[in-house]
Molecule: Bacterial RNase P class A
Organism: Pseudomonadota bacterium
RNA sequence: CCGGACGGUCGGAUGGCCGCGCUCCCGCUCCGGCGGGGGUGAGGAAAGUCCGGGCUCCACGCGGACGCGGCGCCGGGUAACGCCCGGCCGGCCGGUCCAUGGGAAACCAUGGGCGGGUCGAGGGAAAGCGCCACAGAGAACAGACCUCCGGCGCGCGAGCGCCGGGAAGGGUGAAACGGUGGGGUAAGAGCCCACCGCGCCCCCGGCGACGGGGGCGGCACGGCAAGCCCCGCCGGGAGCAAGAUCGAGAAGGAGCCGCGCAUCGGGGGUCCGCGCCCGGCGGCUCGGGUUGAUCGCGAGAACCCGCCGGCGACGGCGGGUCCAGAUGAAUGGCCAUCCACGGGGUCGGGCGACCGGCCCCCGGACAGAACCCGGCUUACAGACCGUCCAACUCC
Numbered sequence: 001c002c003g004g005a006c007g008g009u010c011g012g013a014u015g016g017c018c019g020c021g022c023u024c025c026c027g028c029u030c031c032g033g034c035g036g037g038g039g040u041g042a043g044g045a046a047a048g049u050c051c052g053g054g055c056u057c058c059a060c061g062c063g064g065a066c067g068c069g070g071c072g073c074c075g076g077g078u079a080a081c082g083c084c085c086g087g088c089c090g091g092c093c094g095g096u097c098c099a100u101g102g103g104a105a106a107c108c109a110u111g112g113g114c115g116g117g118u119c120g121a122g123g124g125a126a127a128g129c130g131c132c133a134c135a136g137a138g139a140a141c142a143g144a145c146c147u148c149c150g151g152c153g154c155g156c157g158a159g160c161g162c163c164g165g166g167a168a169g170g171g172u173g174a175a176a177c178g179g180u181g182g183g184g185u186a187a188g189a190g191c192c193c194a195c196c197g198c199g200c201c202c203c204c205g206g207c208g209a210c211g212g213g214g215g216c217g218g219c220a221c222g223g224c225a226a227g228c229c230c231c232g233c234c235g236g237g238a239g240c241a242a243g244a245u246c247g248a249g250a251a252g253g254a255g256c257c258g259c260g261c262a263u264c265g266g267g268g269g270u271c272c273g274c275g276c277c278c279g280g281c282g283g284c285u286c287g288g289g290u291u292g293a294u295c296g297c298g299a300g301a302a303c304c305c306g307c308c309g310g311c312g313a314c315g316g317c318g319g320g321u322c323c324a325g326a327u328g329a330a331u332g333g334c335c336a337u338c339c340a341c342g343g344g345g346u347c348g349g350g351c352g353a354c355c356g357g358c359c360c361c362c363g364g365a366c367a368g369a370a371c372c373c374g375g376c377u378u379a380c381a382g383a384c385c386g387u388c389c390a391a392c393u394c395c
Stems, first nucleotide, its partner, number of pairs: 003389008012338007020041009043366001047377002050375005055239004060275007068235005073087005088122001089120005095114008123230002128228002130224003145170002148165007178196006197219001198217008243295004253286007264279004300322001302321008339364001342361008
C1' cells in the first nucleotide's frame, strides 16, 4: 500500500408536485358520502415456515402404564427452545518455544508445552439382537496364502514332499484379536522387561464435563446406536380461513328454569383409576351464515439513553418514547440537488506498490408486512469499525 477471512454496525439523504391506506379535527350533506387541514405509514432479512412460545378453539382436569415423536458432553442464560454464552474432550490446520535424532548449513522428522483457527447427530457397544460390501487364508469366543524354524524322505543341485512348532516379517482391507524397543528362542509368542495405550481400585483438584498422581492387572473389552434397542429429559391436537358478534327464513338446533339421573352409552393417541360434563321429559325464550359487515388487531418477554452486577449470554434499577394495520389487499410515481458504487478522460501527489482532485456517461443490492413475539437458515450492491492472514512495494 492493496486484498481476503471472521465478528459487529449501517444499508441512500433533503426538498417540491401528484396520488394511496389508517387515524384525528373542521365544514357541508339528500346520511350514501363529499371537501379541506393535521398526524402516521415495511425489513435486516418483512422471505423459508425449520424450532420454541403467547393467543384461540377442541367442555375440562389429576395420577399411572403403554405407544409415538423429539432432544442428548458439562455449567449457565432465557417465558421457552433443537437458540445463545462460558467451559471440557476429541479430529484436522497454521504459529511459537523446548527436548531428542539427522544435517556443513538452510532445514527436516518425532515427542511435548503455550497460544490461535476450524470441525464434531459429543449419552450408552462389559443389557441384548442385527450388520461389517469388495478384496483377503481369515471380519469376531478368527485365521495360515507367501514366508520363518525343527525332524524325516527325495534330488548332483536350486529345491520339492510329508509330519510338527510358530505367527515375528510380507500380502488383503475402512478395520486383522494391543503398539514401539530390548531380552529370550531352533524359530517365535506379554513368554519376560521398560515406555505408551487399555481396564479396575485409591488419593488430590474442579459445582460439573473432566484433569493430575499412585497402585494393581499381561490384555480380557474391534467398529457401527445416522439399524433395532437401553438410559435420561421434554411433548395433547389443530391453527387468525383460529375464534367471536351482527344479520330474512325452514329442518337439525341453542340458552334458561323445573323434574329425573342408570348398574348403561358417549366425551382430546390407546388403556386403567378418580372426578366432571352430556343423554330423558315438560315449560319459556331464542333461533342457525356465504363470497357481507364488525371484532380478534397491536402498550409489549416493546424500543432508546444512562448507571450498576456479570468473563459473557444476560439481568436489575432510573428516565424518556408510542412505533404500519391493508383485506381485489395502502406504503407509489415524477423532478431537482447531494452522497455512495462502476466506466472513460484529464490533471496532480508519492522513490515505489499505488493514491487523490476535476469533468462526462451510467446508475441505487436483496427484497415487500398480513395474529404477534424469541431464534435459526437462506438472499444481499455498497460503506464504516475491530481482530487476524496473505500478496505487492520501499528501507